[in-house]
RNA sequence: CCUGAUAAAGGGCAAACCAGCCGCAAGGCUGGGACGCAAAGCCACAGGUCUCUGCUGAUUAAGUGAGAUGGCUGGGUAGCCGAA
Numbered sequence: 001c002c003u004g005a006u007a008a009a010g011g012g013c014a015a016a017c018c019a020g021c022c023g024c025a026a027g028g029c030u031g032g033g034a035c036g037c038a039a040a041g042c043c044a045c046a047g048g049u050c051u052c053u054g055c056u057g058a059u060u061a062a063g064u065g066a067g068a069u070g071g072c073u074g075g076g077u078a079g080c081c082g083a084a
Base pairs, nucleotide, nucleotide: 012037013036017032018031019030020029021028022027035071041077042076043075045074046073047072048069049068050067051066052065054064055063056062
């Protein structure tokens, strides 16, 4: 000097729940609040899970389509510090 990646340090995010708002719903946003998280930063491409205004269809259903979920998994992109 390069690679590596934890500890440490500076910090960051924010589950459940509560209040308000949006949505048919799943769920989302804001504030409070912390279960946890080395990408719990971003992206709905693939799978999974959830919802059903619409359409098909049926009368135990289901399908299609649309939506949600990145704190379900894979993947893409990509940030701070860096001993041993």